The prediction has a mean pLDDT of 84. Predicted 3D model of a 1512-nucleotide RNA (small-subunit ribosomal RNA) from Chara vulgaris. Taxonomically the source falls in Chara (Eukaryota, Streptophyta, Streptophytina, Charophyceae).

RNA sequence: AAUGGAGAGUUUGAUCCUGGCUCAGGAUGAACGCUGGCGGCAUGCUUAACACAUGCAAGUCGAACGGAAUAUAUUGAUUGGUUUCAAUCAAUUCAAUAUAUUCAGUGGCGGACGGGUGAGUAACGCGUAAGGACUUGCCCUUGGGUGGGGGAUAACAACUGGAAACGGCUGCUAAUACCCCAUAAGCUGAGGAGUAAAAGGAGGAAUCCGCCCUAGGAGAGACUUGCGUCUGAUUAGCUAGUUGGUGAGGUAAUCGCUUACCAAGGCAACGAUCAGUAGCUGAUCUGAGAGGAUGAUCAGCCACACUGGGACUGAGACACGGCCCAGACUCCUACGGGAGGCAGCAGUGGGGAAUUUUCCGCAAUGGGCGAAAGCCUGACGGAGCAAUGCCGCGUGGAGGUAGAAGGCCUACGGGUCGUAAACUCCUUUUUUCAGAGACGAAAUCAUGACGGUAUCUGAAGAAUAAGCAUCGGCUAACUCUGUGCCAGCAGCCGCGGUAAGACAGAGGAUGCAAGCGUUAUCCGGAAUGAUUGGGCGUAAAGCGUCUGUAGGUGGCUUUUUCAGUCUGCUGUUAAAAACUAGGGCUUAACCCUAGACAGGCAGCAGAAACUACUAAGCUGGAGUCCGGUAGAGGCAGAGGGAAUUUCCGGUGGAGCGGUGAAAUGCGUAGAUAUCGGAAAGAACGCCCAAGGCGAAAGCACUCUGCUGGGCCGAUACUGACACUGAGAGACGAAAGCUAGGGGAGCGAAUGGGAUUAGAUACCCCAGUAGUCCUAGCUGUAAACGAUGGACACUAAGUGCUGGACGAUUUGAUCCGUUCAGUGCUGGAGCUAACGCGUUAAGUGUCCCGCCUGGGGAGUACGCUCGCAAGAGUGAAACUCAAAGGAAUUGACGGGGGCCCGCACAAGCGGUGGAGCAUGUGGUUUAAUUCGAUGCAACGCGAAGAACCUUACCAGGGUUUGACAUACUGUGAGUCCCUCUGAAAAGAGGGAGUGCCUUCGGGAACACGGAUACAGGUGGUGCAUGGCUGUCGUCAGCUCGUGUCGUGAGAUGUUGGGUUAAGUCCCGCAACGAGCGCAACCCUCGUUUCUAGUUGCCAUUAUGGAACUCUAGAGAGACUGCCGGUGAUAAUCCGGAGGAAGGUGAGGAUGACGUCAAGUCAGCAUGCCCCUUACAUCCUGGGCGACACACGUGCUACAAUGGCCGGGACAAAGAGUUGCAACCCUGCGAAGGCGAGCUAACCUCAAAAACCCGGUCUCAGUUCGGAUUGCAGGCUGCAACUCGCCUGCAUCAAGGCGGAAUCGCUAGUAAUCGCCGGUCAGCCAUACGGCGGUGAAUCCGUUCCCGGGCCUUGUACACACCGCCCGUCACACUAUGGGAGCUGACCAUGCCCGAAGUCGUUACCCUAACCUUAAAUUAUUUAAGGAGGGGGAUGCCGAAGGCAGGGCUAGUGACUGGAGUGAAGUCGUAACAAGGUAGCCGUACUGGAAGGUGCGGCUGGAUCACCUCCUUU
Repeated sequence: AAUGGAGAGUUUGAUCCUGGCUCAGGAUGAACGCUGGCGGCAUGCUUAACACAUGCAAGUCGAACGGAAUAUAUUGAUUGGUUUCAAUCAAUUCAAUAUAUUCAGUGGCGGACGGGUGAGUAACGCGUAAGGACUUGCCCUUGGGUGGGGGAUAACAACUGGAAACGGCUGCUAAUACCCCAUAAGCUGAGGAGUAAAAGGAGGAAUCCGCCCUAGGAGAGACUUGCGUCUGAUUAGCUAGUUGGUGAGGUAAUCGCUUACCAAGGCAACGAUCAGUAGCUGAUCUGAGAGGAUGAUCAGCCACACUGGGACUGAGACACGGCCCAGACUCCUACGGGAGGCAGCAGUGGGGAAUUUUCCGCAAUGGGCGAAAGCCUGACGGAGCAAUGCCGCGUGGAGGUAGAAGGCCUACGGGUCGUAAACUCCUUUUUUCAGAGACGAAAUCAUGACGGUAUCUGAAGAAUAAGCAUCGGCUAACUCUGUGCCAGCAGCCGCGGUAAGACAGAGGAUGCAAGCGUUAUCCGGAAUGAUUGGGCGUAAAGCGUCUGUAGGUGGCUUUUUCAGUCUGCUGUUAAAAACUAGGGCUUAACCCUAGACAGGCAGCAGAAACUACUAAGCUGGAGUCCGGUAGAGGCAGAGGGAAUUUCCGGUGGAGCGGUGAAAUGCGUAGAUAUCGGAAAGAACGCCCAAGGCGAAAGCACUCUGCUGGGCCGAUACUGACACUGAGAGACGAAAGCUAGGGGAGCGAAUGGGAUUAGAUACCCCAGUAGUCCUAGCUGUAAACGAUGGACACUAAGUGCUGGACGAUUUGAUCCGUUCAGUGCUGGAGCUAACGCGUUAAGUGUCCCGCCUGGGGAGUACGCUCGCAAGAGUGAAACUCAAAGGAAUUGACGGGGGCCCGCACAAGCGGUGGAGCAUGUGGUUUAAUUCGAUGCAACGCGAAGAACCUUACCAGGGUUUGACAUACUGUGAGUCCCUCUGAAAAGAGGGAGUGCCUUCGGGAACACGGAUACAGGUGGUGCAUGGCUGUCGUCAGCUCGUGUCGUGAGAUGUUGGGUUAAGUCCCGCAACGAGCGCAACCCUCGUUUCUAGUUGCCAUUAUGGAACUCUAGAGAGACUGCCGGUGAUAAUCCGGAGGAAGGUGAGGAUGACGUCAAGUCAGCAUGCCCCUUACAUCCUGGGCGACACACGUGCUACAAUGGCCGGGACAAAGAGUUGCAACCCUGCGAAGGCGAGCUAACCUCAAAAACCCGGUCUCAGUUCGGAUUGCAGGCUGCAACUCGCCUGCAUCAAGGCGGAAUCGCUAGUAAUCGCCGGUCAGCCAUACGGCGGUGAAUCCGUUCCCGGGCCUUGUACACACCGCCCGUCACACUAUGGGAGCUGACCAUGCCCGAAGUCGUUACCCUAACCUUAAAUUAUUUAAGGAGGGGGAUGCCGAAGGCAGGGCUAGUGACUGGAGUGAAGUCGUAACAAGGUAGCCGUACUGGAAGGUGCGGCUGGAUCACCUCCUUU
């Protein structure tokens, strides 16, 4: 000195990155919605440069001029009166003069300024800095001049045309109007000469104002030049007056400005031409800045004035309120003809989302004219309208808790709005009224639109004055109600499907405030076009490779110049704005004054390091010469063998071939096989290797010829010759194309056979193009290291290839150094990570190419190339909020490895077939109540539906209710009887008066009444609690600290062993810990001690404790011991002892979690719903139906059996509303009687299989027992629907069960009985227990199923029941093509040709001046000329017409693909080895994804081998 930089949301299960979308800020000439008190200062048609009614916006000068009119005065004339005259008076008309005012005309100056608009213009238009060949009225300064003549003309008058606008003819007249002569500085010109000025007016006058010439100035204007000034290359070539010269013309002036001739130039990749868009600037907005966007108001410049063209006048115009012509439009008209131009101020219509008063005044400032007074001025000064913006002020201040009422919320206690209100006191900005009242006036007087305004004083009274938006996150601010993926919201993410902080309303809160929100647009954030300040291995992005032009960049030393660069100074960059400092309005906005920087351009002076230039050198970069060297480098020619196929011949005789399995195919006409011979084409085994060569594509049998490049070594030479490289050129796999050959094998297409639901595929049999050669074309690939080229620098280690050197050796090997190439590992560094890492993706320099969200799309159109296929270049509309990279954790895989389990296997017995039982589905029904539905529903809830249960149906009742609490009245409660009724219930009659008491009453109960309420097996298990199932009794699931990683996360928990086990051991950046495992608990097995009744033992009544048993306490088992194995570990194997041995057997015990698993019908519970009913009571019915299907069981099919008789041995239970013995009756179920037992005592209770004896003899049976009939028993109010049992009779299916499937590893399976709960009884063959008898098998882990760990791939994360592709069908949207059709614009050629300038003219007219002639008193006349005008005509020329083009827009039958949508159809192409690995290019082919051939890539899993590397 400098004052200056913030981020967030959204891709994922989570992470980091890339990358887009969105938001927070500021701004506006704004608009819209809601609202609205005041003042100051500003601003106000961004659209239709659309059309305009009406008024005004440019006039002025009588001191340039002649007139006209009016008024006054004077004079004269006329008339009248009086009068003799003179004189005088009056009147009116006329004339003259003077003064004043007004008016048209001639004349002068001004209408080129001021005011408006932004159409056009991409340009010397603008900005900036310069330049020389110019002009200039008014103004200032200088020096001079202003003499003498002349002829007209408007006005006016008369006549006259026309509707009008406007004229015509004749006559008169003035000037500062016009003309001639003289004079002369000047100009032209080069001797001579020519040409060329003027005006007066006012005043009594002095004098003043003018006029002409000349020179200079100021200001203004014209012209030229350097630099700067938007987009498009899908616009690449443009240009004939074009570029230059000479002559001529022209202009104020330079100039192709114009013309004739000559030359052939000029512009362009540093973007010409063309197309689109646009007024430019000072500045304004934004931004930290660099920048980006804009060009309202104010100021400078330009352009335009209804559209197009043109000139005239003038100092100045090609002229906004002038002229001529053409066109469009409007108006007037007597139809003949005329008039007009608001993009001036107001205003109107129209357009539009949208933008004001037909106001006041010249008082101020400024302008025009005038000598001046003055006149004019919609410039300007003001007022009006509009919250359009900026700024300021106010809507009150203080006190005030009963925290009022009321609203909202509530857990019902309260909280909040809230000191807020009311109420008390105070103030008066503002408001209203009244009074006073400016500055602005410069300039002595006078002069103010604003304006009775600002301001001041007084009075009244809180009086007149608050809204808008938001409240899910970003983003400050939260609840209730309603709604129920509806209605709606939304900037992005997203909210809404019955508990919405996101919709709507309300209360409350937050923000801003006379405003607040929304919309639109710009900048910012966006480092998201990156100069400051980005990238390109995998995210978008390195051209397939090389050569090389322009360009860019460039080694060392000395020198020159000073262009770049740097320093100082000068000029300029208008004012305003911005900045700083002051000042004025009460403040601020606003205004005024002063100051100042940076930067740009130009000039002057200086410095000389660097870049550049000049000159000279150097050798290090680069290259040349020489000597070596390796190689599938290229092209051409020649030769070779193996194999395959075909053909010929021989042998031989039935198959061959092919596949997962087959078939098509070949073969008795002799295949395959085998031997011999011949032919053909293509490719070159081993060597062969992460070996070599080449720019890349690519290159391999051998030999020869020609030829390119590299590397190494060493002297010499050249002396920066270099690097890169837009365009350009060359090469460029495979497929493909053209022409001609060739064709063995292979093989798109195609045919056939299989597979399959289909199979346009995968597999098989054939097979055409093609593959090969020659000559051309094509020009693309995952043309990849997904990594452009060159140079320099920056740790190591190791392998290979080609050279050189050193040392050593007899020679080699080994060893070391160095150059070039090619691999691997790896440090620093880099990277989002993966990874790269002297062959960089590190650190730097130079050059080129490319990228900027996904899709649409590498598509369309256009152009170029190609024979075609197609290649190159390459968009937009529309649509989405993502698409993507790397890595992480899971899950999954028809990926891999290891391990376990009655998982398989080995066995035993079943189910599936029969009959019956039971549950479910379905069907039926008034109802067949409800729930459970893969494993993990289905003998499940239900440990027991005849009524009840019961929730269902029909019918009949009740409504504070069957049940709870509270209030009140009456009464004890209660019991009995009769009638009606299906019952519930209703009506009536009778009996009776309890308990406690402080005597007041109380408790309980019943009935009646009223209100709060009750009640609901109604809904939601997807709102919930609790409980449960399941994976799974599987071995897992986690944490703390530390460490690693940007992070998600990892490590620990992986690894080597081992175990039933994350069990233990060892190792290890981990060390520890928790929930699980195990153990602790219960039962059983052995034993000791203690204790013995009802048990046990005895004997018969008194005992005993040895056994069994009972039930308490202990002991015992721990891999403890021995041997082996293992790593000296953990462990495992074997053994001893022991009742029991490695978890002794069984049970209980269920980690973190998963399944929105199950249950609102066990219970509880939020919310919703019903309330004379979805509540409740009762009777009857139903849950038990029955063409059928499934599950779970029982009984069987028999002789290992059935039946009869006899005999033996349990355990665990239950029992007083009970179990019931004995005895009697009955064939029996059972009945009668009733001992005993509240149970180690009595009873149920008989255990059965088993054993012994007998019988049956292989049959639908003496098997089997269903079904049915009859007769009984029991329970119970009641066995019809719908119970169990008994007896007699009946005697069905069934002869071991298809596909498939279940259980079980030892006291297990199998088999045999016994008991219990529920329960009046029982549909129990179920369920839960108990004991009796008591096996077989396990080689093993390939396979099926489930699970655990590690690893790998992934496009999955709702996690494979995932994701996802294409056709087809439907709807909508934008878009391409399209026979064409319609318009706009542009240029070209031709025709016509207005006005007009410039020319031409044998025509006409013509006062001034000239010549000649004539004539006259005079005015003169005639002819000719100069000059002028008219007519005609020539060139140019607007509009118009014709023609063919270019470009662009709209539209178009039909048509192509694309996008989006919902739960459509067909398949399943991709993601895992995605079930045929995928993808790229190309060709063919198919409903579709797709398939196949050829070549390529790894961005392919798995296994094996090789190579290289790391560690030891």
The RNAcentral record of the sequence draws on Greengenes. Its Rfam family is "Bacterial small subunit ribosomal RNA".